This is a predicted structure of a 264-nucleotide RNA (Bacterial large signal recognition particle RNA) from a Dehalococcoidia bacterium. The prediction has a mean pLDDT of 78. Rfam family: Bacterial large signal recognition particle RNA. By type it is a non-coding RNA gene. About the family: The signal recognition particle (SRP) is a universally conserved ribonucleoprotein involved in the co-translational targeting of proteins to membranes.

[in-house]
RNA sequence: CCGUGCUAGACGGGGAGCUAGCGGUGCCCUGAACCCGCAAUCCGCUAUAGCGGGGUCGAAUUCCUGUUCGAGGGCUGGAGCCUCGGGGACUGCACCCGUGCGGGCGGCGUUGAUGGUCCGGUCCUGCGCGACGGAGCACCACGAACCUGGUCAGGUCCGGAAGGAAGCAGCCAUAAGUGGGCCGCUUCGGGUGCCGCAGCCAACCGGGCCAGAGUUGCCCCACGUGGAGCAAGCUCGGGACCCAGUUCGACAACAGGUGCACGG
Numbered sequence: 001c002c003g004u005g006c007u008a009g010a011c012g013g014g015g016a017g018c019u020a021g022c023g024g025u026g027c028c029c030u031g032a033a034c035c036c037g038c039a040a041u042c043c044g045c046u047a048u049a050g051c052g053g054g055g056u057c058g059a060a061u062u063c064c065u066g067u068u069c070g071a072g073g074g075c076u077g078g079a080g081c082c083u084c085g086g087g088g089a090c091u092g093c094a095c096c097c098g099u100g101c102g103g104g105c106g107g108c109g110u111u112g113a114u115g116g117u118c119c120g121g122u123c124c125u126g127c128g129c130g131a132c133g134g135a136g137c138a139c140c141a142c143g144a145a146c147c148u149g150g151u152c153a154g155g156u157c158c159g160g161a162a163g164g165a166a167g168c169a170g171c172c173a174u175a176a177g178u179g180g181g182c183c184g185c186u187u188c189g190g191g192u193g194c195c196g197c198a199g200c201c202a203a204c205c206g207g208g209c210c211a212g213a214g215u216u217g218c219c220c221c222a223c224g225u226g227g228a229g230c231a232a233g234c235u236c237g238g239g240a241c242c243c244a245g246u247u248c249g250a251c252a253a254c255a256g257g258u259g260c261a262c263g264g
Base pairs, nucleotide, nucleotide: 001264002263003262004261005260006259009057010056011055012030013029014028015027020046021045022044023043024042034054035053036052037051038050063257064256065255066254067253068252072248073247074246075245076244077243078242080241082239083238084237085236086235087234090233092230093229095227096226097224098223099222100221102220103219104218105217106216107215108214114211115210116209117208118207119206120205121204122203124199125198126197127196128195129193130192132189133188134187135186136185137184139180140179141178142177148173149172150171151170156165157164158163
């Protein structure tokens, strides 16, 4: 150096998650990579960390180590950008209210605006009086086959008689009740009154006195610890994308390393 037979080893790896931890089943990435059984109410293990059975390759393109690259995943941050939900302190917007010795156009005003004070009235409340209405009482009339009263013809009953008793009809009166109700009494009511008294005097109106020039309608402007809203900005929270950092890292590239036996 060549040949034959073996062995270590390989026949996928990684991320997140789960887990005390490791690996697997399931998800995702890579990309091509033996088969069967088990497994999320999980399965198998314990730092040599899937287990069991079978098969193939086998010391190198294939195994091992290092460096580089870097698909993809995780974490953190962002005054980037988009979106969803909440808030209204700030800003802005529109509305209402108020203020202004701001403006414009009108009305009223020295035949007195406006204010102060006094008086009166309206309105309201209470009481009284009156009117109206309801109810009741008083008043009037009617009002009982027997079971109300009086008087009780006739008739009945008791008695020898004198006499006595009950009592229907009729008549008179009355109860419950019915009707009337002019006047009278009591009580109640209210969109009751050119009525009276008192209160309230907040508002409005009129008049007297005093001071003496403003006052008012609409529009515009400015302002407000004013009121109630909206949410573009703002603010609070969630999410997608993007950016930055960090961590793990497949595939790939490069470099290095790795046996045993026999024969020639």